A computed fold for a 697-nucleotide part of an RNA from a Chloroflexota bacterium, annotated as large-subunit ribosomal RNA, domain II. Its mean pLDDT, the model's own confidence on a scale to 100, is 85. The full RNA is in RNAcentral, with records from ENA.
Context: one part of a larger RNA
RNA sequence: ACCGGUGAGUUACGUUUUGUGGCGAGGUUAAGGCAUUUUGUGCCGCAGCCGCAGCGAAAGCGAGUCUGAACAGGGCGAAGCGAGUCGCAAGACGUAGACCCGAAACCAGGUGAGCUACCCAUGGGCAGGGUGAAGCUGGGGUAACAGCCAGUGGAGGCCCGAACCUUCUUCAGUUGCAAAUGGAUUGGAUGACCUGUGGGUAGAGGUGAAAUGCCAAGCGAACCUGGCGAUAGCUGGUUCUCCCCGAAAUGCCUUUAGGGGCAGCGUUGUGGGAAGCGACCGUGGAGGUAGGGCUCUGACUGGGUACGGGGGCGGACAGCCUACCAACCCCUAUCAAACCGCGAAUGCCACGGCCGAACCUGCGGCAGUGAGACUGUGGGGGAUAAGCUUCAUGGUCAAAAGGGAAACAGCCCAGACCGCCGGCUAAGGUCCCGAAAUUUCCGCUCAGUGGGAAAGGAAGUCCAGUCGCGCAGACAACCAGGAGGUUGGCUUAGAAGCAGCCAUCCUUGAAAGAGUGCGUAAUAGCUCACUGGUCGAGUGAUUGGGCGCCGACAAUUCAACGGGGCUCAAGCGGAAUACCGAAGCCGCGGAUCUGGCUCUCAGUUCGCUGGGAGUCAGGUGGUAGGGGAGCGUUCCGUUCAGCAGUGAAGGCGGACCCGCGAGGGCCGCUGGAGCGGACGGAAGUGAGAAUGCCGGU
Numbered sequence: 001a002c003c004g005g006u007g008a009g010u011u012a013c014g015u016u017u018u019g020u021g022g023c024g025a026g027g028u029u030a031a032g033g034c035a036u037u038u039u040g041u042g043c044c045g046c047a048g049c050c051g052c053a054g055c056g057a058a059a060g061c062g063a064g065u066c067u068g069a070a071c072a073g074g075g076c077g078a079a080g081c082g083a084g085u086c087g088c089a090a091g092a093c094g095u096a097g098a099c100c101c102g103a104a105a106c107c108a109g110g111u112g113a114g115c116u117a118c119c120c121a122u123g124g125g126c127a128g129g130g131u132g133a134a135g136c137u138g139g140g141g142u143a144a145c146a147g148c149c150a151g152u153g154g155a156g157g158c159c160c161g162a163a164c165c166u167u168c169u170u171c172a173g174u175u176g177c178a179a180a181u182g183g184a185u186u187g188g189a190u191g192a193c194c195u196g197u198g199g200g201u202a203g204a205g206g207u208g209a210a211a212u213g214c215c216a217a218g219c220g221a222a223c224c225u226g227g228c229g230a231u232a233g234c235u236g237g238u239u240c241u242c243c244c245c246g247a248a249a250u251g252c253c254u255u256u257a258g259g260g261g262c263a264g265c266g267u268u269g270u271g272g273g274a275a276g277c278g279a280c281c282g283u284g285g286a287g288g289u290a291g292g293g294c295u296c297u298g299a300c301u302g303g304g305u306a307c308g309g310g311g312g313c314g315g316a317c318a319g320c321c322u323a324c325c326a327a328c329c330c331c332u333a334u335c336a337a338a339c340c341g342c343g344a345a346u347g348c349c350a351c352g353g354c355c356g357a358a359c360c361u362g363c364g365g366c367a368g369u370g371a372g373a374c375u376g377u378g379g380g381g382g383a384u385a386a387g388c389u390u391c392a393u394g395g396u397c398a399a400a401a402g403g404g405a406a407a408c409a410g411c412c413c414a415g416a417c418c419g420c421c422g423g424c425u426a427a428g429g430u431c432c433c434g435a436a437a438u439u440u441c442c443g444c445u446c447a448g449u450g451g452g453a454a455a456g457g458a459a460g461u462c463c464a465g466u467c468g469c470g471c472a473g474a475c476a477a478c479c480a481g482g483a484g485g486u487u488g489g490c491u492u493a494g495a496a497g498c499a500g501c502c503a504u505c506c507u508u509g510a511a512a513g514a515g516u517g518c519g520u521a522a523u524a525g526c527u528c529a530c531u532g533g534u535c536g537a538g539u540g541a542u543u544g545g546g547c548g549c550c551g552a553c554a555a556u557u558c559a560a561c562g563g564g565g566c567u568c569a570a571g572c573g574g575a576a577u578a579c580c581g582a583a584g585c586c587g588c589g590g591a592u593c594u595g596g597c598u599c600u601c602a603g604u605u606c607g608c609u610g611g612g613a614g615u616c617a618g619g620u621g622g623u624a625g626g627g628g629a630g631c632g633u634u635c636c637g638u639u640c641a642g643c644a645g646u647g648a649a650g651g652c653g654g655a656c657c658c659g660c661g662a663g664g665g666c667c668g669c670u671g672g673a674g675c676g677g678a679c680g681g682a683a684g685u686g687a688g689a690a691u692g693c694c695g696g697u
Base pairs, nucleotide, nucleotide: 001697002696003695004694005693006692011096012095013094014093015092016091017090018089019088020087021086022085023084026050027049028048032044033043034042035041036040054061055060064076065075066074067073099237100236102234106227107226108225109224110223111222117201118200119199120198121197122196123195124194125193126191128160129159130158131156135152136151137150138149139148164188165187169184170183171182172181203219205215206214207213212221240630241629242628243627244626245625250263251262252261253260254259264369265368266366267365268364269363270362271361272360273359277356278355280353281352282351283350284349285348291342292340293339297336298335299334302331303330304329308325309324310322311321312320313319372397373396374395375394376393377392378391379390380389381388402413403412404411417590418589419588420587422586423585424584428580429579430578431564432563433562437577439576440575441574442573443572444571450566456550457549460547461546462545463544464543465542466541467540468539469538477534478533479532480531481530483507484506485505488502489501490500513528517526518525591620592619593618594617595616596615597614598613599612600611601610602609603608631686633683634682635681636680637679638678639677640676642675643674650670651669652668653667654666656665657664658663
């Protein structure tokens, strides 16, 4: 890993609802007893329980009662009437382990110091080499000591280094030789050394040169057994089929936030409603949002006028000056969720109409949900960030398959009962991949723009407009002139059109600045403005719009159209016709549900109830979940006086028959002794998942 087996809502008691049955103002027995008996059955047993009456805390009274002084008032009842109770089955809940598996833990009683920690008692072990303390002896020395030298001596948690103990580093090993080892290397090696044996300390504890270390390969509290099926608002798993309906991820509260209670939304039963409910239309109504606005409340631009203030002058009073600030007011231009003298659309409310096999509502059974996600729109938070967050409102997903968007829960189209080698369309498409137009017409684009991007930039190009100049000759180019006072004044070393400051006139002229730029140390020189000529028809400025250009840099070739490829019918804007295209719609056939109608059968308390057939209409995606109908397994009862060695069950195979299906038949082979149909009953009743459990391979 696979296969096989096994594996999870049970049982008891109680409550409640539904179905069904008995009896009914009543219903029913429990323990127990008797009879007969294998369990069991029948008959007693009327104690008790529920109902038939309530009120009061109670004594108690009673269609009333309690409160109260009350024959008052008030509360709860009665009256109009009135159904229960005991079984069986099913749903749910309660108490129990209560659908199954799963803790980390807690407590009790025991077992452990043959591992290890420390301690006690008694034994054992430490090759060899080195160093050379004290003391002693001798020499020499001293007044005597001291001290000095030599020898002797053999101290030390001394040195080097085997055994022994240890384990610093590294390599190998990592399903190992080994659940801690091997090789090399390291530290200690007469000591706080190592070690044998016997013994001691025990879990709320011991021991610890202290690491929460160690206490039998796992110790922040050992192990074993028990309490124990601890508890688990948590995770996982929970087994056959078909049919009908079908959610929620919200509000309030919660030691609450991944759990609950109530409401909301689902389902189912039973009543009620049609003046109810929903869509649409009409009429009427409330309102202060979007927008707009500036009267109000505030903010805020420029100007005018100006109270007041600041500064200056002043014999400091008076007063004067001011190019500073500036209220109110006027003109002008703006802003606001918490501004409004205005004010929609939509939505909301009421009434009326119309349509609707469409509902609304009461009571009862059973839920699930209370993590939502993205997207459009309106807001808050954030940075007018986020696949961000939080509200509101619509959609989709969730719980929705199909077609489109290359691929792509949440986008676009569209809601799959089944079948068909039939048709029409939606979104989106129609050159090839790849179904359908190399379709028609008018423009634009030359950038592969299309097929990613901003501020900003540009005689790209098309369209529309405004204002100049121009055959009395414009624009561009070319030829010529571009002068004189004068080198204007000042400044400056110099300043001559051209460093800078001031002024910016006059003359001659067709025209020519006290000079547009380059240039010089300053001049000079080149040039421009301006003028004439040549030429001969448009030329210049500017505004708005369409499409394009630059701006444009990422990590493994192309990699920013799905690809090929396209300069055009394939890109953009517009017009037209045709076609393709889905599980949509239509056609044909079939299934089922609901409703109507017709026929029919059974029962009937004659009201009707239940079943079947036909036909018409409508429905039939679905998670959590609710409701309904069935299949199969084991055992039991009754029955078929069923089947079976002329072959039961089981196994293997089947393209056959029946059933929508779970399944049921039939046939062949195998197998070798039991088994089935019908009706009813009872459950250890259905396997693919639980890192399930056991076994096999």